[in-house]
RNA sequence: GCUGAAUUAGCUCAGUUGGUAGAGCGCUUCCCUCGUAAAGAAGAGGUCGCCAGUUCGAUUCUGGCAUUCAGCAC
Numbered sequence: 001g002c003u004g005a006a007u008u009a010g011c012u013c014a015g016u017u018g019g020u021a022g023a024g025c026g027c028u029u030c031c032c033u034c035g036u037a038a039a040g041a042a043g044a045g046g047u048c049g050c051c052a053g054u055u056c057g058a059u060u061c062u063g064g065c066a067u068u069c070a071g072c073a074c
Base pairs, nucleotide, nucleotide: 001072002071003070004069005068006067007066010025011024012023013022019056027043028042029041030040049065050064051063052062053061
């Protein structure tokens, strides 16, 4: 330099005919207990990497950029 893939909650990841987003773990509170843990209940936490385009409407489609990974080339 070329090609491909990934980027969504603190972490690991889902999320298809485009219709304003979820799980597990973790965190907080409550319940339970002599106390802790476990079990149970509730809750908080997201500009869906960034900038544009298409669209009535974009996490989703298109383009560019950034970061990471893999392959090829030098």
Transfer RNA from Lactobacillus paragasseri, 74 nucleotides, folded computationally. Its Rfam family is "tRNA". The family's RNA type in Rfam is transfer RNA. The coordinates come from a structure-prediction model, not an experiment, and the mean pLDDT is 82. RNAcentral records the identical sequence in 2 taxa. The RNAcentral record of the sequence draws on ENA.